[in-house]
RNA sequence: GGAGCCGGCCAGGCAACCGCCUCGUCAGGGCCUUCGGUCCCGCGGGGAGGAAAGUCCGGGCUCCGCAGGGCAGGGUGCCAGGUAACGCCUGGGGGGCGCGAGCCUACGGAAAGUGCAACAGAAAGCAUACCGCCAGGAAACUGGUAAGGGUGAAAAGGUGCGGUAAGAGCGCACCGCGCAGGUGGCAACACGCUGCGGCUAGGUAAACCCCACCCGGAGCAAGACCAAAUAGGAGAGCGAUGCCGUGGCCCGCGGCGCUCUCGGGUAGGUUGCUAGAGGCCGCCGGCGACGGCGGUCCCAGAUGAAUGGUUGCCACAGAUUGACGUCUGGACAGAACCCGGCUUAUCGGCCGGCUCCCACU
RNA sequence: GUCCCCGUAGCUCAGCUGGAUAGAGCGCGCCCCUCCUAAGGGCGAGGUCACAGGUUCAAAUCCUGUCGGGGACGCCA
Numbered sequence: 001g002g003a004g005c006c007g008g009c010c011a012g013g014c015a016a017c018c019g020c021c022u023c024g025u026c027a028g029g030g031c032c033u034u035c036g037g038u039c040c041c042g043c044g045g046g047g048a049g050g051a052a053a054g055u056c057c058g059g060g061c062u063c064c065g066c067a068g069g070g071c072a073g074g075g076u077g078c079c080a081g082g083u084a085a086c087g088c089c090u091g092g093g094g095g096g097c098g099c100g101a102g103c104c105u106a107c108g109g110a111a112a113g114u115g116c117a118a119c120a121g122a123a124a125g126c127a128u129a130c131c132g133c134c135a136g137g138a139a140a141c142u143g144g145u146a147a148g149g150g151u152g153a154a155a156a157g158g159u160g161c162g163g164u165a166a167g168a169g170c171g172c173a174c175c176g177c178g179c180a181g182g183u184g185g186c187a188a189c190a191c192g193c194u195g196c197g198g199c200u201a202g203g204u205a206a207a208c209c210c211c212a213c214c215c216g217g218a219g220c221a222a223g224a225c226c227a228a229a230u231a232g233g234a235g236a237g238c239g240a241u242g243c244c245g246u247g248g249c250c251c252g253c254g255g256c257g258c259u260c261u262c263g264g265g266u267a268g269g270u271u272g273c274u275a276g277a278g279g280c281c282g283c284c285g286g287c288g289a290c291g292g293c294g295g296u297c298c299c300a301g302a303u304g305a306a307u308g309g310u311u312g313c314c315a316c317a318g319a320u321u322g323a324c325g326u327c328u329g330g331a332c333a334g335a336a337c338c339c340g341g342c343u344u345a346u347c348g349g350c351c352g353g354c355u356c357c358c359a360c361u
Numbered sequence: 362g363u364c365c366c367c368g369u370a371g372c373u374c375a376g377c378u379g380g381a382u383a384g385a386g387c388g389c390g391c392c393c394c395u396c397c398u399a400a401g402g403g404c405g406a407g408g409u410c411a412c413a414g415g416u417u418c419a420a421a422u423c424c425u426g427u428c429g430g431g432g433a434c435g436c437c438a
Stems, first nucleotide, its partner, number of pairs: 001357010012314007020047006028041003031037002049332001053343002056341005061219004068251004073215005078092005093107001094105004108210002113208002115204002130149002132145005157175006176199001177197005182191003223271004233262006242256004264437003278297008316329005362434007371387004380418001389405005411427005
C1' cells in the first nucleotide's frame, strides 16, 4: 500500500424566531356563585427509534370461579450455563466451508413399528444376476461367481498381498465401522490405550411415528366506572340425561330463562396509562452471557392522533473551478398497555482488535 | 390496535397425503364451415406456481423469512 474478518457506537451540531402535545406551578392577569373551581395568557420541565416495523417467539398485566385431571393438538430437540421466560444469549463439543482472521449448522432416535423412492436398471430393500468371468456341454442350456462393465441420487466398506477353475473378508496387514472396557472431561464428546466382532444391508423422521421436556384460553377493542339512546322487536335452539360459563372432546366445578342469529340504538367521557426484569456511573464475582452492592437521575403518553417550520453559521458527501467561491444532497422509517428477543429495511461516518498478500528498512 | 385467511395463464379456479411436458373453462391468434357474422369444429400461443433461502435424489406441494391483498372484532338491550 492492497484485500478481508470480528466487535462496539453515531444517526448531523449550534443559535434566533414562530408554532404543536403533555406535566407542574401561580406570588400575576381573565371567567364562573364566596370556600373554591376552571380555562386562556405567563413561567418552568419533558417530547420518537435503532429498528418505534413484521406481529415471528417469550414474559408481565387483566378477565374467564380454581387454572384441576385425562385424551387430542401444538412447540422445542448435541452438552453445560444465563434469564422472569424463550424457539433468545454465552461458553463448549460434533460436522461443513475458508490459506487465514473467522463463518455456517432444525445437530435426539432409521438393530420399536409403518410408509416412500418417479424414470432408468437384471435387481430398490424378503435381495438379485443383464453383459461379463470360470467349469461342463456340439449347441440349447446347467452350475459356480460378484473382481470388471452398464443403470441410477442411492446397489452387501477401501487399498494391497495371498488364495482360487474363476472369484469372494475366503485368509492376512493397514485404514474405516460396530461393541465392550480404560483414561480425560460436570456433560456433549475425545483418545491407534486395550480387547472382541469379518462387518447383519444404506437413505428419508422440515413422512407418520418413538423418546425427553414445555404449553389452559383470550387479549388494553383485556378489564373497571360514568353518561347517552330504544322497537326492550323478530326468528331459532334447549328446556334440567338440557343450555351456558371465550379451549377441539370427556370428567370435575359453578350458574340458569339462558344462548345464538337477524333487526334496532349509541358510537361520548374517566380509568387501565406509564417508575420500569428502568437509564447512567463506580466497585466486586464470572472466560462470557450475566449477577451482586453502592451512588445518582425521572426521561413521550397522543386519541383523527403532538414530537414541526423558517433563517443564519459550521461539519460531511457529490458536481464545478487554477483558486476563492457557487450549486445540490442527507437513508430506513415514525410510539399507542409495557418489557426481553429474533427477523427484515437502512445515505453516510467513527473507534477498537485481528488475518492474508506485496514492497521497503 | 388485535386476530384470521389468501396469492397457480389476461380473468375464474383445479392440482398442494412430494415424482405430470403444471391442467380446465372463458378470453386471444390462425384455419375450416357460411354469401357474411354468430354458434360449431380443428390447431396454437400464453406461467419466475408472489419473492428469497433451506430439507430432499427430486418442491407448485414440506419448513423458515419477506412482499402484496382480503376479512372479522366496540358498547347497550

Two RNAs folded together computationally: RNase P RNA and transfer RNA, 438 nucleotides in total. Its mean pLDDT, the model's own confidence on a scale to 100, is 79. It holds a member of the Rfam family "Bacterial RNase P class A". A reference for the family is Frank and Pace (1998), "Ribonuclease P: unity and diversity in a tRNA processing ribozyme", Annu Rev Biochem. The family's RNA type in Rfam is ribozyme.